Notes: Predicted 3D model of a 350-nucleotide part of an RNA (small-subunit ribosomal RNA, central domain) from an uncultured organism. Rfam family: Bacterial small subunit ribosomal RNA. Its family is annotated with ribosome and structural constituent of ribosome in the Gene Ontology. The prediction has a mean pLDDT of 86.
Context: one part of a larger RNA
RNA sequence: UUGGGCGUAAAGGGCGAGUAGGCGGCCUUGUAAGUCAGAUGUGAAAGCCCGGGGCUUAACCCCGGAAGUGCAUUGAAACUACGGGGCUUGAGUAUGGGAGAAGGGAAGUGGAAUUCCUGGUGUAGCGGUGAAAUGCGUAGAUAUCAGGAGGAACACCGGUGGCGAAGGCGACUUCCUGGACCAAUACUGACGCUGAGGCGCGAAGGCGUGGGGAGCAAACAGGAUUAGAUACCCUGGUAGUCCACGCAGUAAACGGUGAUCACUAGGUGUAGCGGGUAUUGACCCCUGCUGUGCCGCAGCUAACGCAUUAAGUGAUCCGCCUGGGGAGUACGGCCGCAAGGUUAAAACUC
Numbered sequence: 001u002u003g004g005g006c007g008u009a010a011a012g013g014g015c016g017a018g019u020a021g022g023c024g025g026c027c028u029u030g031u032a033a034g035u036c037a038g039a040u041g042u043g044a045a046a047g048c049c050c051g052g053g054g055c056u057u058a059a060c061c062c063c064g065g066a067a068g069u070g071c072a073u074u075g076a077a078a079c080u081a082c083g084g085g086g087c088u089u090g091a092g093u094a095u096g097g098g099a100g101a102a103g104g105g106a107a108g109u110g111g112a113a114u115u116c117c118u119g120g121u122g123u124a125g126c127g128g129u130g131a132a133a134u135g136c137g138u139a140g141a142u143a144u145c146a147g148g149a150g151g152a153a154c155a156c157c158g159g160u161g162g163c164g165a166a167g168g169c170g171a172c173u174u175c176c177u178g179g180a181c182c183a184a185u186a187c188u189g190a191c192g193c194u195g196a197g198g199c200g201c202g203a204a205g206g207c208g209u210g211g212g213g214a215g216c217a218a219a220c221a222g223g224a225u226u227a228g229a230u231a232c233c234c235u236g237g238u239a240g241u242c243c244a245c246g247c248a249g250u251a252a253a254c255g256g257u258g259a260u261c262a263c264u265a266g267g268u269g270u271a272g273c274g275g276g277u278a279u280u281g282a283c284c285c286c287u288g289c290u291g292u293g294c295c296g297c298a299g300c301u302a303a304c305g306c307a308u309u310a311a312g313u314g315a316u317c318c319g320c321c322u323g324g325g326g327a328g329u330a331c332g333g334c335c336g337c338a339a340g341g342u343u344a345a346a347a348c349u350c
Stems, first nucleotide, its partner, number of pairs: 003322004007304002012318001014201003021194003025087007033080002035076003039073004049065006090191001091188004095183003103177007110154001115149007125136002162169002206247006215241002220236004258317006266295011299306002323350003332343004
């Protein structure tokens, strides 16, 4: 190992493509492994069970019956399976479109702002706070004007708007490149779904090597606050944040909701594509598909709530849970440069 569960009580793998496996559309035909049917044979005796009997009872023993899931033979062919033939609705391909001008990668370019440097004007303050001080400034700061350097991020547009499997993706231009959607046909003909392992991707922070460093800012220093203040506030400030290559592989990686398919009232926004009506035309109006929100019936739920984007009704496959603490720890294995990750207990205790 059954059972019952996994939005919030324990429990959905961070995400993807996919191996084995599991599961799989409609029609027809064959086979007969599964399946089903009856009959026959076998299924030793003893034992178990039922009935009866013998020892004074019982244990024990004797007789009879039943049972014996099984096997073999024979048959059936609906379903599953396997083989043959066919189909198009599942799936896919071709054609034509528009959307995403934040899907990914590379190169180049731009303006605003901060900081710094140089020069001009100008003079005593600036900065900062609850109030201050540290700090900066007469060696000329702050303010203001002009020029220059450099790095990082892209205001407005911007929107429960868009795109992506997830992580995530916002300036502009070019190149390379992935996916989805809509319409009408044509084609292939079940090619499908899921997916243990394995493989790839994977925010921030971290690590290695080499660059870069404006702003911000762990650590750190100082000033305040305070009984103290290893903080909150202030002045500074190094790793880091940025780039290239490599490693790491974790998050409240969240919709706290695995993937796929089918079915089950509506209403109302919004994004993309289409059809109809109408119009000079654009709107408007009706309607189909796809996405994204809100409200709400049935139903579900412990309640909260969910409700065609289900947490409803069913089906297939995977992952996971099984009282709290000990503990996502120890030990061992595997991975890693390390930090650590992953797999994962027990004693004991309540």